[in-house]
Context: one part of a larger RNA
RNA sequence: GCCAACGACUUCGAUCUCAGUGGCGAGGCUAAGGCAGUUACAGCCGGAGCCGGAGCGAAAGCGAGUCCGAACAGGGCGCUUAGUCGCUGGGACGAGACCCGAAACCGGGUGAGCUAUCCAUGGGCAGGGUGAAAGCAUCCGAAAGGAUGCUGGAGGCCCGAACUGGUGGAUGUCGCAAGAUCUUCGGAUGACCUGUGGAUAGGAGUGAAAAGCUUACCGAACCCGGAGAUAGCUGGUUCUCCUCGAUAUGCCUUUAGGGGCAGCCUCGUCGCGCACAGCGGGGGGUAGAGCUACUGUUUGGAUGCGGGGGUCUUUGAGGCCUACCAAAUCCUGACAAACUCCGAAUACCCGCCUUUAGGCGACGGGAGUGAGACGGUGACAGCAAAUUGCCAUCGUCGUGAGGGAAAGAGCCCAGACCAUUUGCUAAGGUCCCUAAGUUGCCGUUAAGUGGCAAAGGAAGUGCAGGUGCGUUAACAACCAGGAGGUUUGCUUAGAAGCAGCCAUCCUUUAAAGAUAGCGUAACAGCUCACUGGUCGAUGCACCCGCGCGCCGAAAAUUCCCGGGGCAAAACGGCAUACCGAAGCAGUGGAUGUCACGCCGCUUUCGAGCGGUGUGGCGUGGUAGAGGAGCGUUCCGUCCAGCAGUGAAGCUCGAUCGUGAGGUCGGGUGGAGCGGGCGGAAGCGAGAAUGUUGGC
Numbered sequence: 001g002c003c004a005a006c007g008a009c010u011u012c013g014a015u016c017u018c019a020g021u022g023g024c025g026a027g028g029c030u031a032a033g034g035c036a037g038u039u040a041c042a043g044c045c046g047g048a049g050c051c052g053g054a055g056c057g058a059a060a061g062c063g064a065g066u067c068c069g070a071a072c073a074g075g076g077c078g079c080u081u082a083g084u085c086g087c088u089g090g091g092a093c094g095a096g097a098c099c100c101g102a103a104a105c106c107g108g109g110u111g112a113g114c115u116a117u118c119c120a121u122g123g124g125c126a127g128g129g130u131g132a133a134a135g136c137a138u139c140c141g142a143a144a145g146g147a148u149g150c151u152g153g154a155g156g157c158c159c160g161a162a163c164u165g166g167u168g169g170a171u172g173u174c175g176c177a178a179g180a181u182c183u184u185c186g187g188a189u190g191a192c193c194u195g196u197g198g199a200u201a202g203g204a205g206u207g208a209a210a211a212g213c214u215u216a217c218c219g220a221a222c223c224c225g226g227a228g229a230u231a232g233c234u235g236g237u238u239c240u241c242c243u244c245g246a247u248a249u250g251c252c253u254u255u256a257g258g259g260g261c262a263g264c265c266u267c268g269u270c271g272c273g274c275a276c277a278g279c280g281g282g283g284g285g286u287a288g289a290g291c292u293a294c295u296g297u298u299u300g301g302a303u304g305c306g307g308g309g310g311u312c313u314u315u316g317a318g319g320c321c322u323a324c325c326a327a328a329u330c331c332u333g334a335c336a337a338a339c340u341c342c343g344a345a346u347a348c349c350c351g352c353c354u355u356u357a358g359g360c361g362a363c364g365g366g367a368g369u370g371a372g373a374c375g376g377u378g379a380c381a382g383c384a385a386a387u388u389g390c391c392a393u394c395g396u397c398g399u400g401a402g403g404g405a406a407a408g409a410g411c412c413c414a415g416a417c418c419a420u421u422u423g424c425u426a427a428g429g430u431c432c433c434u435a436a437g438u439u440g441c442c443g444u445u446a447a448g449u450g451g452c453a454a455a456g457g458a459a460g461u462g463c464a465g466g467u468g469c470g471u472u473a474a475c476a477a478c479c480a481g482g483a484g485g486u487u488u489g490c491u492u493a494g495a496a497g498c499a500g501c502c503a504u505c506c507u508u509u510a511a512a513g514a515u516a517g518c519g520u521a522a523c524a525g526c527u528c529a530c531u532g533g534u535c536g537a538u539g540c541a542c543c544c545g546c547g548c549g550c551c552g553a554a555a556a557u558u559c560c561c562g563g564g565g566c567a568a569a570a571c572g573g574c575a576u577a578c579c580g581a582a583g584c585a586g587u588g589g590a591u592g593u594c595a596c597g598c599c600g601c602u603u604u605c606g607a608g609c610g611g612u613g614u615g616g617c618g619u620g621g622u623a624g625a626g627g628a629g630c631g632u633u634c635c636g637u638c639c640a641g642c643a644g645u646g647a648a649g650c651u652c653g654a655u656c657g658u659g660a661g662g663u664c665g666g667g668u669g670g671a672g673c674g675g676g677c678g679g680a681a682g683c684g685a686g687a688a689u690g691u692u693g694g695c
Stems, first nucleotide, its partner, number of pairs: 001695006011095003015092010027051003033045003055062002065077004098236002101233001105226006116200009125190001127159003130155001134151007163187003168183004202218001204214003239629006249262005263369002265366008278352005288342001289340002295336003300331004306325002308322005372397007380389002402413003417589004422585003428579003431564003437576001439575006450566001456551002460548004465543005477534005483507003489501002513528001516527003590619013630684001632681008641673002649668008
C1' cells in the first nucleotide's frame, strides 16, 4: 500500500416541551404495594398522590375579578372553559451521551540487578625513569651551619602495559551495536580502579551541579486505580429517491477560530391578497454647481483706511513724498468631508390599479450560520501601491454544472428533472489543427504593427482645415553678382564686416547687412542675406487637428499570436450567411404543486383521505429542514410455504424498478432457507497517521 472483518447519534429518567396517534372527558391517571394465578404484548384491586377545573395581590385578603389608587380616572394581570393518561417520533435537561485522541492531576503500590552518593568487607596496578627528607663518611667552620660523595627511596612526580576513561578522525546510520568498530588520545600509587554484601525513591532520593541520574525518552520514574478525567480543539461518522434551501451580518460576551439573542432556511397551524411595472402624492441636501448668499481659503488689477520708511520745520495728535506692507470696496479668476443662495438622477415612504408569487404576516417545532472571496460602482486608509485593509451597493463564486476567455472558483454568455444521430440561437467565432465565409463592399496599416509599456523624439503614411507665395515664373537646383565711402568710430601689439564697446549712416545700384556663419596673428579666403539669369509647376512653404504606424524597447531553451501559419487569416466601417451551450424550441417519459373532472372510503355533511385523467406552473444545489422508501439480523403470526428430484453462500447471464434493490435461468456448493402482515434493533463503511488478520 491493497484485501477482508470490526468500527461512531445509543440507552435510562415519577423530568420538561412540541407534533402525530389513541382512550376517557369537567374531568383524567394511578405509584409503591397487594390479590388470584401461571407466562398472557395479561387480569383484578390499590386514588396515597399528580395535572386540570380561578384568578389577582409582597401579603392580610377579595374573587370573575383583582392589584395600584382618594377614585364608580386610567392602567397591569386575569375571566367569556379543555383537559388528562398512554404509545410513537422531533427537541431540551441530567447522566461518558455520536466515536477515537491529549499534555496533565490525584490515590495506592513496585523499583538503587542500570545509574548517583554513602557504609562494611575483599581484590588490582608489567616494566622503565626521576632521585625529596633522612642517615653515614670526608672536608670547611670557634659555633651556628655549610660543601662533596655514598646510602636512601618521597611524590594527587615522569614515560608506558594491564586496568580505567572516551580527545580528534574515519567507518557504521533497516548498524556487529536502540551508542559499536578501527585509528588516535587522557589517567595509570590515586580525590585511583574494582568484586561481593548493604543503605537512601517519586515533589522524594542522590548530585565535585549538567535540572544530571533514579532499569534504553526524567523540569518530577514505572504499574494499577479514580477513568469512558477534561478537550469552546483536530479527525472521522456507513443505504436510496423526492420537496425546499441558507450564512459568513447586528448587539452583547475575560469575547474575537467559542457562545446568547436577533437576522437569513425549513416544517406545521391560522391569516393577508401586498412583488414587479404604470399612475398619483411626499420629505431630502448627495452628484453637480455656486459663493458681493454665509463660514473659511485664494490669483491679478484699480482705489488706498491704517502701518513702515524718507523728508520739511510755526515741534503741533503738523505738512509733503513713497518701486514697501496693506484693511475695506470695485473689476477679474479659483477652492472646501466637517461652506451652501441653489440642486438633480437614483433610492426610500404612502395611496390607486394589476396581481397565485415556494409571495407576505403572526404563532409554534427543527436547524445551520455568525473566518467569506473576487468583480463593477461610491467613499475612506495606503503611494489616485498591493490577489492590501475597511464600509456601502449590486453581481458571481461560496452551494453552479454547460459554452467562451489556449489552460482558469469570483470575468463574458447561460441557470443542468430524464431520454433523443431533430431544429433555432447567446457570448464567442467561421484558412488548417477545429464546427462554421479563404463572404461582399469601402477604407487603414508595411511596423509581423496586429501578437506587452511611458515621458519624450521624428519631412512614416492617410484624411480634414488654416495662412502665405506662384506663368507679372513661385520653391529647389545650377550660372553670375554680392560693390563704394571704409581698415566707420572707440579700444587694442593688431581689431580691416565677424575678441569687446558705441553707433549702425550715406552712396553706386538689378541687388548687396558698418554683416548671419566658417576662417586669419591681423589681413586674405569661402559662404549667407539680397539681386539678375537658366529652368517651367503633375505647384511651393509654413501652421494646426484626427486615424494607423516608427523610435524610445537589455535577461536568462525555442516562447509576450494556443500552434501552424497569415500583407489579410491585421485594423476601422457597412452588409449578409453560417457555426456555436445542459439556453430556447420539437417529440417521448418521470416527479412536486395548483386548478378542474371522475371513482372509492370516511364524514360532526363544512369537508377529509386515497386512486385516476387533463391542463397551468415548477424540478442546479453545500450546511440544514421536511417527506417517502430499499436492504440486514432477530422475534410473533399466517402460508398445515421451499428444500439431497439439492437450502444458504459463491459465480455467470437475463430481466424488472427513478434508485437503494428484486426476480428468474445455468454452474458451483452440500444443509438448511424463504414470502405476507406486524414487532425489536449491537441495522448498511472508503476514508478516522482508525483496530485486527492476510498478502